The prediction has a mean pLDDT of 81. Predicted 3D model of a 91-nucleotide RNA (Glycine riboswitch aptamer) from Arenibaculum pallidiluteum. Its Rfam family is "Glycine riboswitch aptamer". Rfam's curators write: This family represents the bacterial glycine riboswitch. NCBI's taxonomy places the organism under Bacteria, Pseudomonadota, Alphaproteobacteria, Rhodospirillales, Arenibaculum.
Order: sequence, then C1' cells, then structure tokens
RNA sequence: UCCCGUAUCGCGAGAGAGAGCGCCUCCCGAAGGCGCCGCCGAAGGGGCAACCGCCCAGGAAACUCUCAGGCAAAAGGAUCGCGAUGCGAGA
Repeated sequence: UCCCGUAUCGCGAGAGAGAGCGCCUCCCGAAGGCGCCGCCGAAGGGGCAACCGCCCAGGAAACUCUCAGGCAAAAGGAUCGCGAUGCGAGA
C1' cells in the first nucleotide's frame, strides 16, 4: 500500500400499524396523566429451530412472542451503500 473481517462515528436510503374513544391538566393541542378498545415489528428483550459445535447448563434468524417499543409529523428505526478512525488476519 492492497484486500478481508469487526467496533465506533459521519452522510444518504429506510417499512409497518388508530392524528382512536372518554375524563382531567393545559392558551391550543398532535404534548402530559388515568381508564378502555383495535393494531404493527425493523431499537432492545424472550422463545423454538434449520444449522454450527470447543459436545458445554454452548452459539444461532429477517421465523416467532409482543415484555418493552411503536401506530399524522418530528424523533427513533433492523438493514443496505459510501467515507473516516481503531483493532485483527493475510498478501
């Protein structure tokens, strides 16, 4: 220097589902509190498992559950692309 993996950061893209009903607070409300019903899965978390395996009381999904979170916008958002930095293996 090149390439691969990984972590963090920056930029770009990024879905789904009620601006639900009632009461209270509030200048208003899409905000806050309480109660109720209907939904979503792509923060996180749990579960089963193909598979992997150091055979261990192990690891493991975009499947599944909906505890959490979310259901106008904003924010968040798995994942993908590009860039920077650090670490590791190789040439």